Predicted 3D model of a 121-nucleotide RNA (Guanidine-I riboswitch aptamer) from Platysternon megacephalum.
It matches the Rfam family "Guanidine-I riboswitch aptamer". Rfam's curators write: This family represents a conserved RNA structure found upstream of the ykkC and yxkD genes in Bacillus subtilis and related genes in other bacteria. The function of this family is unclear although it has been suggested that it may function to switch on efflux pumps and detoxification systems in response to harmful environmental molecules.
The organism belongs to Platysternon, within Eukaryota.
Its mean pLDDT, the model's own confidence on a scale to 100, is 76.
């Protein structure tokens, strides 16, 4: 310079953000009913529960989630036993690895995808 290999899934975690759940804030409508203040002819005021809206600079749950992160199992490959149409057990090994700006998708965002990219040593 050319070619072939250098494998895959899965859980989880770092991270992400705001669809749905929760959580705050605000609003509503009845003083019926229940509690407490309060009053003594009544009123009024607060709290629970429901409903709408905002918020992720709201810890969380549901989600999204790693080439360069951890584990598992699965495949490669080699050795070595058994054993013979062929196949099964054990061991072993499976290397390295700084990385933008910018699009994309999904609710939205990201170490997700473009991408072991551009580009560095």
């Nucleotide at each position: 310079a050319u070619g072939u290999a250098u494998g895959g899934a899965a859980a989880c975690u770092a991270g992400g953000g705001u669809u749905c759940c929760g959580g705050u804030u605000c609003g509503c409508a009845a003083u019926u009913c229940a509690u407490u203040u309060a009053a003594g002819u009544a009123a009024a005021a607060a709290u629970a529960a429901g409903c709408g809206a905002a918020u992720g600079u709201c810890u969380g749950g549901u989600c999204c989630g790693a080439g360069a992160g951890u584990u598992u199992c699965c495949g490669g490959u080699c050795u070595c036993a058994u054993c013979a149409u062929a196949g099964u057990g054990a061991g072993a090994u499976u290397c390295c690895a700084c990385g933008g700006a910018g699009g994309g998708a999904u609710a939205a965002a990201a170490a997700c995808c473009c991408g072991g990219g551009a580009g560095g040593c």